[in-house]
Context: one part of a larger RNA
Molecule: small-subunit ribosomal RNA, 3' major domain
Organism: uncultured prokaryote
RNA sequence: UGACGGGGACCCGCACAAGCGGUGGAGCAUGUUGUUUAAUUCGAAGCAACGCGAAGAACCUUACCCACACUUAACUAUCCUCUUGGGGCUUUCAGAGAUGAUCGCUUUCGGUUCGGCCGGGGAGUGAAUAGGUGCUGCAUGGCUGUCGUCAGCUCGUGUCGUGAGAUGUUGGGUUAAGUCCCGCAACGAGCGCAACCCUUAUUGCUAGUUGCCAUCAUUUAGUUGGGCACUCUAGUGAGACUGCCGGUGAUAAGCCGGAGGAAGGCGGGGACGACGUCAAGUCAUCAUGGCCCUUACGUGUGGGGCUACAAACGUGCUACAAUGGCAGUGACAAUGGGCAGCUACCUCGCGAGAGGAUGCUAAUCUCCAAAAACUGUCUCAGUUCGGAUUGUUCUCUGCAACUCGAGAGCAUGAAGUUGGAAUCGCUAGUAAUCGUGCAUCAGCAUGUCACGGUGAAUACGUUCCCGGGUCUUGUACA
Numbered sequence: 001u002g003a004c005g006g007g008g009a010c011c012c013g014c015a016c017a018a019g020c021g022g023u024g025g026a027g028c029a030u031g032u033u034g035u036u037u038a039a040u041u042c043g044a045a046g047c048a049a050c051g052c053g054a055a056g057a058a059c060c061u062u063a064c065c066c067a068c069a070c071u072u073a074a075c076u077a078u079c080c081u082c083u084u085g086g087g088g089c090u091u092u093c094a095g096a097g098a099u100g101a102u103c104g105c106u107u108u109c110g111g112u113u114c115g116g117c118c119g120g121g122g123a124g125u126g127a128a129u130a131g132g133u134g135c136u137g138c139a140u141g142g143c144u145g146u147c148g149u150c151a152g153c154u155c156g157u158g159u160c161g162u163g164a165g166a167u168g169u170u171g172g173g174u175u176a177a178g179u180c181c182c183g184c185a186a187c188g189a190g191c192g193c194a195a196c197c198c199u200u201a202u203u204g205c206u207a208g209u210u211g212c213c214a215u216c217a218u219u220u221a222g223u224u225g226g227g228c229a230c231u232c233u234a235g236u237g238a239g240a241c242u243g244c245c246g247g248u249g250a251u252a253a254g255c256c257g258g259a260g261g262a263a264g265g266c267g268g269g270g271a272c273g274a275c276g277u278c279a280a281g282u283c284a285u286c287a288u289g290g291c292c293c294u295u296a297c298g299u300g301u302g303g304g305g306c307u308a309c310a311a312a313c314g315u316g317c318u319a320c321a322a323u324g325g326c327a328g329u330g331a332c333a334a335u336g337g338g339c340a341g342c343u344a345c346c347u348c349g350c351g352a353g354a355g356g357a358u359g360c361u362a363a364u365c366u367c368c369a370a371a372a373a374c375u376g377u378c379u380c381a382g383u384u385c386g387g388a389u390u391g392u393u394c395u396c397u398g399c400a401a402c403u404c405g406a407g408a409g410c411a412u413g414a415a416g417u418u419g420g421a422a423u424c425g426c427u428a429g430u431a432a433u434c435g436u437g438c439a440u441c442a443g444c445a446u447g448u449c450a451c452g453g454u455g456a457a458u459a460c461g462u463u464c465c466c467g468g469g470u471c472u473u474g475u476a477c478a
Base pairs, nucleotide, nucleotide: 001478002477003475004474005473007472008471009470010469011468012467013466015462016461019426020425021424022423023422026318027317028316029315030314031313032312033311034309035308042053043052064304065303066302067301068300069299070298073129078127079126080124081123082122083121084120086107087106088105089104092101093100094099109119110118111117131293132292134291135290136289140287141286142282143281144280145278147276152191153190154189155188156187157186158167159166160165171182172181173180197270198269199268200267202238203237204236205235206234207233208232211228212227213226216225217224241264244258245257246256247255248254320419324378325377326376327375328374329373336367337366338365341360342359345356346355347354348353385416390411391410392409393408394407395406396405432454433453434452435451436450437449
């Protein structure tokens, strides 16, 4: 100087407390361990691995296993020899296919010094090479997690100390903040904080179609004429700064209250992550040193596996019901997506869907709500709760749903009556609850990411638990 303390002081955080809803019990989904297996590919491991890499394993993916094939190779670039334009379509045979053999048709390249001269394809011979999701993240780059959006981490000059170092950065206030003020052997500066960026909340102006409709006509319908006021859209401005008033404070920084205001003291949300820590994670995104394989640890194909199942754990979904279930009844969104696409409407089907048909390369057409509300019924039951499991008949995607997809109808109707010890999230348009959309994607979502609808309770307080910051103190630690 640090680190540590079941030392001290001060401060902060959904850290506790006060509340609301969960997890832990059940069934299922999903990830992991373990076990099994020919293979169940690999990685991730307290917080910070475990709905994680994977924004989607039937084949492919795919790296694993079995079998069958290839060996200058699927790909890049060069040389030598021989041969041939090249491309498209196609028949038959063997085979699981890759592949091997084979029949026919079509169009017949360019440049040209008219030379098989140059470019292109095939075969052969080798050679340099290709290739490796093989090892090492403890050789690395890059990227990322974490402490932590915590308020810290440093430097120059000066001064002090023999020196390591100290000072500044400590102290008194204050702040979300090393934020600001005052003081001070310090004076300044940098990386962080804040602001500048995006979005949301109010509004002026500009613009007015595909958007809107107050007035005037018109219509089944903003449908049409008309209008651009209003809504909205999207560009540019304004607006919030403790600016004003009062109190308090040290006449400061600030804090408390008030006015005006759409918004008030950082207005809400996001992006943004200092010096560093964990030899943290990743050689399987990519790149890369070294090591290793080279008729195989490379490459191709078919099939299988990653989907197994005594058991254990994590994360979720659905429930256990009446604040509910079921049935009926023209209520009301937003974000987004759409041509190998989204599909109105009509017909058929109990339904998943099918067959027609129409609009839209989209503010034009389309995907497109549910909870809520109202009416009726059920009356506390393992039930008109719950929906697992199983049987069966179908639908869709796709070469192909057996291993191993999703969905529909009928039948079946398991556990489950609110969950031990323990443990998680959340402070406001939040929790809870309700549906919707996108990506990935042929098909497959209870996951992820976003969107809106309805919409709470509680916070006395900082003694305690956890984590962090500042000062101080002790130390047989570095």